Background: A computed fold for an 88-nucleotide RNA from a Pseudomonadota bacterium, annotated as Glycine riboswitch aptamer. The prediction has a mean pLDDT of 76.

C1' cells in the first nucleotide's frame, strides 16, 4: 500500500402466528385462561473427526424467554463509514 476477518455506527430491505375470551381499567395499559408462531436472547442435536474439548451446528430442533392488526421489535442481507483489534 492492498485485500480480508471481527466489532460498532448510519441508510435501505426484512417472515411467521387470535385486533381470541374474561377481569381491572376504558381507544392506551395490566392480569388470568385457551390456541398459535420462530428470525431478538437462551437451551439441545447425529454420522464424521477425536484421548477429551472444539468442529459439524444453524435460517435445524425445543419454545424458557419473546412474539401473534398497525406501530415497535426483528435473525439475516446489501451499501457506506469507523476502530484500540486481527490475518494474508
Nucleotide at each position: 500500500a492492498u485485500c480480508g476477518u471481527u466489532u460498532c455506527c448510519g441508510u435501505g430491505g426484512g417472515a411467521g402466528a387470535g385486533c381470541g375470551u374474561c377481569c381491572g381499567u376504558u381507544u392506551a395499559c395490566g392480569g388470568a385462561c385457551c390456541g398459535c408462531c420462530g428470525a431478538a436472547g437462551g437451551c439441545g442435536c447425529a454420522a464424521c473427526u477425536c484421548a477429551c474439548c472444539c468442529g459439524c451446528a444453524a435460517u435445524c430442533g425445543c419454545u424458557c424467554a419473546g412474539g401473534u392488526a398497525a406501530a415497535a421489535g426483528g435473525a439475516c442481507c446489501a451499501c457506506g463509514g469507523a476502530a484500540u483489534a486481527u490475518g494474508g